[in-house]
Context: one part of a larger RNA
RNA sequence: GGCGCGCGGUGGAUGCCUAGGCGUUGGAGGCCGAUGAAGGACGUGGCUCGACUGCGAUAAGCCCCGGUUAGCUGUCUAGCAAGCUUAGCCGGGGAUCUCCGAAUGGGGUAACCCGCUCCGGUGAAUAACCGGGGCAUCCGCCGUAAGGCGGAAGGGAACCGGGGGAACUGAAACAUCUAAGUACCCCGAGGAAAAGAGAUUAUUCCCUUAGUAGCGGCGAGCGAACGGGGAAAAGCCUAAACCCGCAAGGAAGGUAACGGCUCACGGGCUAAUGCCUUGCGGGUGUUGUAAGACACAGAUGGGCCGGGCCGUGACACCGGCCGGGGAGUUACCAAGCGCCGCUCUAGCAGAAGGACCCUGGAAAGGGCCGCCGCAGAGAGUGACAGCCUCGUAAGUGAAAGAGCGAGAGCCUCCCUGGUUUGUGUUCUUAAGUACCACGGGACACGUGGAAUCCCGUGGGAAGCUGGGAAGACCACUUUCCAAGGCUAAAUACCUCCAAUGACCGAUAGUGCAGCAGUACCGUGAGGGAAAGGUGAAAAAGCACCCCGGGAGGGGAGUUAAAAGUUCCUGAAACCGCGUGCCU
Numbered sequence: 001g002g003c004g005c006g007c008g009g010u011g012g013a014u015g016c017c018u019a020g021g022c023g024u025u026g027g028a029g030g031c032c033g034a035u036g037a038a039g040g041a042c043g044u045g046g047c048u049c050g051a052c053u054g055c056g057a058u059a060a061g062c063c064c065c066g067g068u069u070a071g072c073u074g075u076c077u078a079g080c081a082a083g084c085u086u087a088g089c090c091g092g093g094g095a096u097c098u099c100c101g102a103a104u105g106g107g108g109u110a111a112c113c114c115g116c117u118c119c120g121g122u123g124a125a126u127a128a129c130c131g132g133g134g135c136a137u138c139c140g141c142c143g144u145a146a147g148g149c150g151g152a153a154g155g156g157a158a159c160c161g162g163g164g165g166a167a168c169u170g171a172a173a174c175a176u177c178u179a180a181g182u183a184c185c186c187c188g189a190g191g192a193a194a195a196g197a198g199a200u201u202a203u204u205c206c207c208u209u210a211g212u213a214g215c216g217g218c219g220a221g222c223g224a225a226c227g228g229g230g231a232a233a234a235g236c237c238u239a240a241a242c243c244c245g246c247a248a249g250g251a252a253g254g255u256a257a258c259g260g261c262u263c264a265c266g267g268g269c270u271a272a273u274g275c276c277u278u279g280c281g282g283g284u285g286u287u288g289u290a291a292g293a294c295a296c297a298g299a300u301g302g303g304c305c306g307g308g309c310c311g312u313g314a315c316a317c318c319g320g321c322c323g324g325g326g327a328g329u330u331a332c333c334a335a336g337c338g339c340c341g342c343u344c345u346a347g348c349a350g351a352a353g354g355a356c357c358c359u360g361g362a363a364a365g366g367g368c369c370g371c372c373g374c375a376g377a378g379a380g381u382g383a384c385a386g387c388c389u390c391g392u393a394a395g396u397g398a399a400a401g402a403g404c405g406a407g408a409g410c411c412u413c414c415c416u417g418g419u420u421u422g423u424g425u426u427c428u429u430a431a432g433u434a435c436c437a438c439g440g441g442a443c444a445c446g447u448g449g450a451a452u453c454c455c456g457u458g459g460g461a462a463g464c465u466g467g468g469a470a471g472a473c474c475a476c477u478u479u480c481c482a483a484g485g486c487u488a489a490a491u492a493c494c495u496c497c498a499a500u501g502a503c504c505g506a507u508a509g510u511g512c513a514g515c516a517g518u519a520c521c522g523u524g525a526g527g528g529a530a531a532g533g534u535g536a537a538a539a540a541g542c543a544c545c546c547c548g549g550g551a552g553g554g555g556a557g558u559u560a561a562a563a564g565u566u567c568c569u570g571a572a573a574c575c576g577c578g579u580g581c582c583u
Base pairs, nucleotide, nucleotide: 001582002581003580004579005578006577007576008575009574015568016533017532020504021503022501023500024499025498026497027496028495029494030493031155032154039100040099041098042056043055044054046080047079050076051075052074062094063093064092065091066090067089068088071084072083073082105114106113107112115135116134117133118132119131120130121129122128137152138151139150140149141148142147159190160188161187162186163185164184170177174217204231205230206229207228208227214222215221235486236485237484238430242283243282244281245280246279247278248277249276250275259270260269261268262314263313264312265311266310267309288464290429291428292427293426294424295423296422297421298420299419300418302322303321304320305319306318307317323416324415325414326413327412328411336410337409339407340405341404342403343402344401345400347396348395353369354368356367357366358365370387371386372376378390379389380388435459436458437457438456439455440454441453442452445471466481467480468479469478470477520527521526541567544555545554546553547552
């Protein structure tokens, strides 16, 4: 020196554990903000240096209501002092709520600086200081104006609609193609959004049809629909024709008509009260076996009152009252009220063992003798507990706030002067639209035979004897009615609660089981850790003695055991000490 063995040190693997994570299912809930949000800064405690939590100059809190309890003055964090105790704790409502931040009086290097104005206070004071209100911008309505009133703004993890929109990659290269309308950027909305009520993409979602039909340098790949089965179901309103009213503008006509003043007759009036055009409001009306308007004819129909140039008559029209009918606040028309019921936001109550024997540090283990059970889910307790504790089953509870209800009522709204049949070459039924050409995009569909849908440029209809579609196009047939709008549910995502797991168990599971989006890195955008375990108990954390300057060690003691706070177990690498063999 090597190898082996033994004993240590170091180290923190492994085993066990779980305070934390990750899924799934069910239920409930879902926007916040100028009444100043989200997020922060700075403060705030009797002793409080720091940090967390809470709170805001009323500052670990103030008030009210309800529940609960014998303790309480939050945590790291023990102690002292001084207190409270219908306190404290839990839930609901309210008050306060510095400064920054959309930040909004002006400025600004966020949490700071500087104003103007009105009111009040102190003050001799129009100095100064203190307290309170107001003073940004844009939009809308009103207003002559000054101004008044209302709205917006900013935030939000994911989900949603729209406007833009890659590349790596795959094609074993690469260009069409793919990745992918993905990532990403912008705008906007809501608790959902979007879509949606047939000119057929048949609102949406799931299963299937089906990896089928197709598309495709027919490569790589992309990839339906019809139909079937489920979830959920809900349908409506305008524009126009026509009628009435109001306003503005305009033209012919010449003394009263073949017009108007509701109609008939008689009278009266009329140069606007008629006519035309436009606009606004009300009524009507909303579809494809066409529908509606209007005209004429017919059928049918609650009552009463009033109005209109006069009289008589009529009923058409308008208004009101009573009666009758219908519906209901998400659309279709609209604002509420309390009551009742259920649920949520605190809780309450809840059966039954032993002071026996054994082992042990400890009984919940073994033995013996019992009991409860609508409760033998689970957790804790010094080892494994139905009967020790918390719970569990079955029950029960709200002053206040919130949600839901298909509940009854008040109430409100609508209809009831319409409904209906027939006739009609009278009128209306969404125009720079449909469609076409060219250029693009979306459709599973890459221009293809390419329908369908949507844009750009240029052309540009019909109008009911009309028009679109049925995958070029034409005919026939069938089917539907575009060019206006609204609409719940089934669906997506998240949070909370409950249950659950052939999910993880500290290099795993979230990046984070510990004060983590922290320390640290980066100018910045951004990146981003490591780090769990004494013991049943520390009100057992080693009194006392010895060595040592100390660290530490040796005794003694605690404990079931040193497990001694670098603390459960304590592998290996690595480092020693002792010893055997070899050299």

RNAcentral holds the full RNA, with entries from ENA. Predicted 3D model of a 583-nucleotide part of an RNA (large-subunit ribosomal RNA, domain I) from a Dehalococcoidia bacterium. NCBI's taxonomy places the organism under Bacteria, Bacillati, Chloroflexota, Dehalococcoidia. It matches the Rfam family "Bacterial large subunit ribosomal RNA". Its family is annotated with ribosome and structural constituent of ribosome in the Gene Ontology.